[in-house]
Predicted 3D model of a 74-nucleotide RNA (transfer RNA) from Pterocladia mexicana. The source organism's lineage runs through Eukaryota, Rhodophyta, Rhodymeniophycidae, Gelidiales and Pterocladia.
RNA sequence: GGGAAUAUAGUUUAAAUUGGUAAAACAUAUGUCUUGCACACAUAAAAUCAUCGGUUCGAAUCCGAUUAUUUCCA
Numbered sequence: 001g002g003g004a005a006u007a008u009a010g011u012u013u014a015a016a017u018u019g020g021u022a023a024a025a026c027a028u029a030u031g032u033c034u035u036g037c038a039c040a041c042a043u044a045a046a047a048u049c050a051u052c053g054g055u056u057c058g059a060a061u062c063c064g065a066u067u068a069u070u071u072c073c074a
Stems, first nucleotide, its partner, number of pairs: 001073007010026004020057001028044005050066005
């Protein structure tokens, strides 16, 4: 210098054939249980889907650029 992959909740990962209100586990908070803690159970909160722009009635998803990380070729 050229190519490819990845970026989603505090963490780890989903989201069927190319679009239609983003889900789970762990963690966190509250409650039940216990003399108390832990376990277990129930409930709740938490994401501008890396950033910016475009297409569309509608974008995590399609298109372009950029950033970061990983990787291949020279």
The coordinates come from a structure-prediction model, not an experiment, and the mean pLDDT is 80. Rfam family: tRNA. It is annotated as a transfer RNA. The same sequence occurs in records of 3 taxa. The sequence is in RNAcentral, with records from ENA.